[in-house]
Context: one part of a larger RNA
RNA sequence: UGUUUAGUGUCUGAUGGAAGGGGCCCUUCAGUACGAGAGGAACGAGGGCUCGGGGCCACUAGUUUACCAGUUGUCUGACAAGGCAAUGCUGGGUAGCCACGCCCUGAAGGAUAAGAGCUGAAAGCAUCUAAGCUCGAAGCCACCCCAAAAACGAGACACAUACGGAUCACUCGUAGAAGACGAGAUGAUAGACUGCGGAUGUAAGCAUGAAGCUUCGGCGACGUGUUCAGUCCAGCAGCACUAAGG
Numbered sequence: 001u002g003u004u005u006a007g008u009g010u011c012u013g014a015u016g017g018a019a020g021g022g023g024c025c026c027u028u029c030a031g032u033a034c035g036a037g038a039g040g041a042a043c044g045a046g047g048g049c050u051c052g053g054g055g056c057c058a059c060u061a062g063u064u065u066a067c068c069a070g071u072u073g074u075c076u077g078a079c080a081a082g083g084c085a086a087u088g089c090u091g092g093g094u095a096g097c098c099a100c101g102c103c104c105u106g107a108a109g110g111a112u113a114a115g116a117g118c119u120g121a122a123a124g125c126a127u128c129u130a131a132g133c134u135c136g137a138a139g140c141c142a143c144c145c146c147a148a149a150a151a152c153g154a155g156a157c158a159c160a161u162a163c164g165g166a167u168c169a170c171u172c173g174u175a176g177a178a179g180a181c182g183a184g185a186u187g188a189u190a191g192a193c194u195g196c197g198g199a200u201g202u203a204a205g206c207a208u209g210a211a212g213c214u215u216c217g218g219c220g221a222c223g224u225g226u227u228c229a230g231u232c233c234a235g236c237a238g239c240a241c242u243a244a245g246g
Stems, first nucleotide, its partner, number of pairs: 007159005015147003021051008034039001052105005060099001062097002067092005072085005109141002115135004168246001170184004189243003193238004197233004205226005212219002
């Protein structure tokens, strides 16, 4: 842009795509069929492992330059609080993302290929083929999943009947390279606050104990109490306080 001129929403499915995959082992079939014996299957059914594929994060593990704590050098006059040194280094670590973790990877059909056959003439016989018919593959088609009305045969249904619709901008994320998609826009969309859950591990200040040092005036590492403290959170909930104006 088109879809026989508002428009919005929900669908159908022509067509296209697709790793419902591969291997090994065990149980049963069965000590059966077969075989004099020795020996010794298969079809089918069930289970496990592994490679590959898809998905997920309750558990385990990793990451975690969110965060918390310890600590060295130096600087901000001192304390506190901080800057820089690869995140300075070190010990932990939620959410998220992930594998080393967890789940799934199934059943039953149709038409066939090579091939196996039935009936059967041409050709009184024979012959799977000439007419006809039955089987037969991880392959083809369909069931299932994904995309899909630009499928030009351009589809259907519902609402609406001029009342409107959409975009930008605004608050965002189950979405995302940009577009797009989805949620909201007076409502729980984001932030603040409160609570829950979680991380770290007991803040500062004050009180007190104290090794040691001392110029004898004091200084004082470190420990204890206040304190399961303090600080922080990407998660969940409550709550319109702030921003969703134009």